[in-house]
Context: one part of a larger RNA
Molecule: small-subunit ribosomal RNA, 5' domain
Organism: Candidatus Omnitrophota bacterium
RNA sequence: GAGUGAACGCUGGCGGCGUGGUUUAGGCAUGCAAGUCGAGCGGAUCUAAUUUGACUUGAGUGGCCGCAAGGCUGCAAGAGUUGGAUUAGAUUAGCGGCAAACGGGUGAGUAACACGCGGGUAAUCUACCUUCGAGACCGGCAUAACACUUGGAAACGGGUGCUAAUUCCGGGUAAGACCACGGCACCGCAUGGUGCUGUGAGAAUAGGCGGGGAACCGUAAGGUCCUGCCACUUGAAGAUGAGCCCACGUCCUAUCAGCUAGUUGGUGGGGUAAUGGCCUACCAAGGCGACGACGGGUAGCUGGACUGAGAGGUCGGUCAGCCACACUGGGACUGAGACACUGCCCAGACUCCUACGGGAGGCUGCAGUCGAGGAUCUUUUGCAAUGGGCGAAAGCCUGACAAUGCGACGCCGCGUGAGGGAUGAAGGUUUUCGGAUCGUAAACCUCUGUCGAGGGGGAUGAUGGCUUUUUGGAUUAAUACUUCAAAGAGUUGACAGUACCCUUGAAGGAAGCCACGGCUAACUCCGUGCCAGCAGCCGCGGUAAUACGGAGGUGGCAAGCGUUACUC
Numbered sequence: 001g002a003g004u005g006a007a008c009g010c011u012g013g014c015g016g017c018g019u020g021g022u023u024u025a026g027g028c029a030u031g032c033a034a035g036u037c038g039a040g041c042g043g044a045u046c047u048a049a050u051u052u053g054a055c056u057u058g059a060g061u062g063g064c065c066g067c068a069a070g071g072c073u074g075c076a077a078g079a080g081u082u083g084g085a086u087u088a089g090a091u092u093a094g095c096g097g098c099a100a101a102c103g104g105g106u107g108a109g110u111a112a113c114a115c116g117c118g119g120g121u122a123a124u125c126u127a128c129c130u131u132c133g134a135g136a137c138c139g140g141c142a143u144a145a146c147a148c149u150u151g152g153a154a155a156c157g158g159g160u161g162c163u164a165a166u167u168c169c170g171g172g173u174a175a176g177a178c179c180a181c182g183g184c185a186c187c188g189c190a191u192g193g194u195g196c197u198g199u200g201a202g203a204a205u206a207g208g209c210g211g212g213g214a215a216c217c218g219u220a221a222g223g224u225c226c227u228g229c230c231a232c233u234u235g236a237a238g239a240u241g242a243g244c245c246c247a248c249g250u251c252c253u254a255u256c257a258g259c260u261a262g263u264u265g266g267u268g269g270g271g272u273a274a275u276g277g278c279c280u281a282c283c284a285a286g287g288c289g290a291c292g293a294c295g296g297g298u299a300g301c302u303g304g305a306c307u308g309a310g311a312g313g314u315c316g317g318u319c320a321g322c323c324a325c326a327c328u329g330g331g332a333c334u335g336a337g338a339c340a341c342u343g344c345c346c347a348g349a350c351u352c353c354u355a356c357g358g359g360a361g362g363c364u365g366c367a368g369u370c371g372a373g374g375a376u377c378u379u380u381u382g383c384a385a386u387g388g389g390c391g392a393a394a395g396c397c398u399g400a401c402a403a404u405g406c407g408a409c410g411c412c413g414c415g416u417g418a419g420g421g422a423u424g425a426a427g428g429u430u431u432u433c434g435g436a437u438c439g440u441a442a443a444c445c446u447c448u449g450u451c452g453a454g455g456g457g458g459a460u461g462a463u464g465g466c467u468u469u470u471u472g473g474a475u476u477a478a479u480a481c482u483u484c485a486a487a488g489a490g491u492u493g494a495c496a497g498u499a500c501c502c503u504u505g506a507a508g509g510a511a512g513c514c515a516c517g518g519c520u521a522a523c524u525c526c527g528u529g530c531c532a533g534c535a536g537c538c539g540c541g542g543u544a545a546u547a548c549g550g551a552g553g554u555g556g557c558a559a560g561c562g563u564u565a566c567u568c
Stems, first nucleotide, its partner, number of pairs: 001568004006564005013414006019407002026370003030367003035098003040095002043092015060075006105325003114250003118246004124242002129238007137171004146161006179200009207230006215224003251297003258288003263285008300322004304315004327348005350361004380403003386400001387398004417447004427438004451509001453504005461495001464492011512557005517538003523552005533540002
């Protein structure tokens, strides 16, 4: 001199863009952070319509008795209450499917194939997605919900009975795929790989929502059927993601010199998607090491960041890639994928509830709180955009994200006025008492109007999505349905009445901090008197201190300026 996720002191006008728990991977109140699908399923509830039963009322009207008043007994439009059935719509506790392995956080552990770079997999897997094939046949047993009952303070259960499915199971078929035994061709990198082919064996499936009406079934609704979309089963290929292996590179320490028994290798077996002491039995006695094994310390790694002319040195916060972790330790289940942050089980510590028998919990998600600390923010708004999950779609969910608030924490930009103005005013300081200086500085005159304040207008982000109309194309038996494209109309913005623009008024609301002995730009007076104090180094201070404290002046930087800490 440069830099920082900084902190502290004094000071502080505005905006843009960034950035903000570096310490206790310490403990956490509260709210939210992963749901969605009724176009998979059976129920339940509500609303409307139609139909039907019961009860109440009943305009009106009939019969009988009676001279009449009236009495007895029917029919009945309509209205109300209530039960059942059907249809349509809405909601959704449960079963079922997909997602929850992503996204988000942190850096404790890890000196390691963890990361980086380059390869290998002839030793592997890959849900959803894309392309190309084949197929979706016949049956069955359950179980939640529900009803009844029962245990428990609760958490949560137990029993009996009933029921559905894209839940589960059995049979059939199986081109290709897998397995066993063969044959042929081609290729290679040793184990081998690819293609064709023969025999045998075993392994699948599920429906849903629209439209149609020629033939069939059905009284009808509708179904078979035809057709479209979505879903399903099984192959091949792709894409994406992942697993495993290898060469090389990756801190300090020898006051760590020897380390190792599943250890090193082989064979058989097991296990895995897959190689392998990964595991196991047996056999052999190997394997590593001054090119630093083993041990100890420290540490997430990288793209990169800072500095430096470079070589190098130091660092790894934000952003991006990879890894690891999720109260501590261990374990598996489900699944294409986890040994799973807001899943399960066990043990432990801690906190909470309890009827004392037993239960509940896990912010290293977003906010927020306590603690510790020199030190680090809103318990905000919205799904409008981008992205993700589910869904046919509308849509729902999304503390990802987009925004907002707070902090001069950083960088950048702007302003605090401009021009004129000497009676060099007053006042301060100083003085050799003449003056000098603050100083064109102020006053005063003429202007301007950035920012801030008031008033008015006012976006882009929506070329997207959705609804609807029309036209055209695809599909189809079809002018249905579905789908694609174009055009028109309507609708959708958290930020936000924000950015931006216009206008009113007025110099009005906006400057400090550090230094002034030398290094090092900048000097005098007063106070103090080796005291009080200063100090990065040299060093100042003991009565004329440019070095302490104050004042005036000056220098430097400026919404900052100094100090401290650390790095080069």